Predicted 3D model of a 379-nucleotide RNA (Bacterial RNase P class A) from a Gemmatimonadota bacterium. RNAcentral holds the sequence, with entries from ENA. Of the family's consensus pairs, 89% are formed in the model. Taxonomically the source falls in Gemmatimonadota (Bacteria, Pseudomonadati).
[in-house]
């Protein structure tokens, strides 16, 4: 130099202007609030001030698992749904680790729904004789029957080789045969029993068996392993006006008029009207954020994931939903101008909190950093 594995970081940065939510502190005014009716406190409106504070690695998909409410619930079956090699983290997982097998890559290293096809049921286009207890198209044999008889034909063996297929009933090789053929034998595979290492997956070695069990289970199906449901619109509190219930009292109440007189209306037990209760709605509180299965320097324990203890840090909380915008100089990219130094343009991603955590999965300009593998070359 080159081309590659695999892990992790961050993902603009200062300044000034103007603006938005939450908070805190000051002023004013406002309450049918509270309170010794007044200092004050509650509360709300609106200004003001702050060396308060204010998205993400994925806040996203809402795929899994969880705390948290609430409804439901002796217990088992069914039925659904889910998990699916082991060993280990963990609150828990379909998540991580580490390991066992199988596939792939020359490797670093990646990938696996990885239980069961000797319980059943189904499936398999095309081509091909023949796709599950199967066959004989071309071959290839005439040991055996009959017929002609050098060799054929009828029948008959056969599955070595060709031929079809995604797939043809273990493989290679010797031996035997008429030709074959696990028919016989090494060697592998396969299967079963024993040993023998590993906690286990699982790995190796003998013996024995002549070879059965062909594929697919992300086909139905069998075993297995778990699983009550809805969810912060969970839930809890507080609560008007307006009409409607209940109770109690009740014969007046209202207009119109300056006032009485009149008129008018509504009502007198099916109740005008006053008071009092209780529910529900609109609004509000609260759950809600000083949380926590929380980050993180060092020690300790573990291959590791990951666990102990010691310190240290941290802090958005809106709900028609804030967390921005403008403009300087800085970075980075890329284009252009230039002999350069540097001008000038032009872009800088994906997205965006709503109760709260662990994970997986998918979007993403650009940086930049650690290990490790193959090639070429030089010393």
């Nucleotide at each position: 130099g080159g081309a590659g594995c695999g892990g992790c970081u961050c993902g603009g940065g200062c300044g000034a202007u103007c603006g938005c939510g939450c908070c805190g502190c000051c002023c004013a005014c406002c309450g049918u609030c509270g309170g010794u009716u007044a200092a004050c406190g509650c509360g709300g409106u609106g200004g003001g001030u702050g060396a308060g504070u204010g998205a993400g690695g994925a806040a996203a998909g809402u795929c899994c698992g969880a705390g948290c409410u609430c409804c439901a619930a002796a217990g088992g079956a069914c039925a659904g749904g889910u998990u699916g090699c082991u060993g280990g983290g963990u609150a828990a997982c379909u998540c991580c680790c580490a390991g066992g097998g199988a596939g792939g890559g020359c490797g670093a290293c990646c990938u696996c729904a990885c239980a069961g096809a000797a319980a059943g049921u189904g499936c398999a286009a095309c081509a091909g004789a023949a796709a599950g207890g199967a066959u004989a198209c071309c071959g290839c044999c005439c040991g055996c029957g009959c017929c002609g008889u050098u060799c054929g034909g009828c029948g008959g063996g056969u599955a070595a080789g060709g031929g079809u297929g995604a797939a043809a009933u273990g493989g290679u090789g010797a031996g035997g045969u008429a030709a074959g053929a696990g028919c016989u034998c090494a060697c592998c595979g396969c299967g079963u029993u024993u040993c023998c290492g590993g906690c286990g997956a699982c790995g190796g070695a003998a013996a024995c068996g002549g070879c059965a069990u062909g594929g697919c289970a992300a086909a139905c199906c069998u075993c297995u392993u778990c699983c009550g449901g809805a969810g912060c619109a969970a839930g809890g509190c507080c609560g008007a006006a307006u009409a409607g219930g209940g109770g109690a009292g009740a014969a007046g109440a209202g207009g119109u008029g300056g006032u009485c007189c009149g008129c008018c209306u509504c009502g007198u037990u099916c109740g005008a009207c006053u008071c009092c209760c209780g529910g529900g709605u609109a609004g509000g509180c609260c759950g809600c954020a000083a949380g926590g299965a929380g980050g993180u320097u060092g020690c300790g324990g573990g291959u590791a994931a990951c666990c102990g203890c010691c310190g240290c840090c941290c802090a958005a909380g809106a709900u028609g939903a804030a967390u921005g915008a403008u403009c300087g100089c800085c970075c980075c990219g890329c284009g252009u101008c230039g002999a350069a130094a540097g001008g000038c343009g032009c872009g800088g991603a994906c997205a965006g909190a709503a109760c709260u955590c662990g994970g997986c999965u998918u979007a993403c300009a650009g940086a930049g950093c650690c290990g490790c593998u193959c090639c070429g070359c030089c010393c």